[in-house]
RNA sequence: CGUGCGCAUGCGCCGAAUCCCGUCAGGGAACCGGGGAACCACCAAUUGGGGUGAAUCGGGUCCUGUCGCACCCGUGCGACACACCCGUAGGAGACCUUCCUGCUCCGAACCCGUCAGCUAACCCGGUAGGCGAGAAGGAAGGAAAGG
Numbered sequence: 001c002g003u004g005c006g007c008a009u010g011c012g013c014c015g016a017a018u019c020c021c022g023u024c025a026g027g028g029a030a031c032c033g034g035g036g037a038a039c040c041a042c043c044a045a046u047u048g049g050g051g052u053g054a055a056u057c058g059g060g061u062c063c064u065g066u067c068g069c070a071c072c073c074g075u076g077c078g079a080c081a082c083a084c085c086c087g088u089a090g091g092a093g094a095c096c097u098u099c100c101u102g103c104u105c106c107g108a109a110c111c112c113g114u115c116a117g118c119u120a121a122c123c124c125g126g127u128a129g130g131c132g133a134g135a136a137g138g139a140a141g142g143a144a145a146g147g
Stems, first nucleotide, its partner, number of pairs: 011132004018029004030127006040117001048115001049112004057087004064081007090106004095142007
């Protein structure tokens, strides 16, 4: 000097997931999600359907497994599943919003249970979890700080 790990205090990011009160059971505010008329929309209906979320869609290959066919009984071909890879609708990134140009990432997971279009009144829920040492530049309008 660089890197890895751990702890503490700050700062920040994804996300609705924050704040206040309390006798610490809970309650309230705020934010978020679902159900739910008329009108409108949809004609569908096991190929089930639907919800949260940016997380949809397409292609490829061989490893492995299963099934089928052929046959020289051990190989080949095809299909499906899985794994992996490449893209992609879309999404995120340090004062905030919008626009332009770049760069780096994400493009998952879960839930309902045969059932739900929209939807006023009304009804029912959630307020978790996980990360970072990175922060790009320009324009407009704000905010904050300093003088």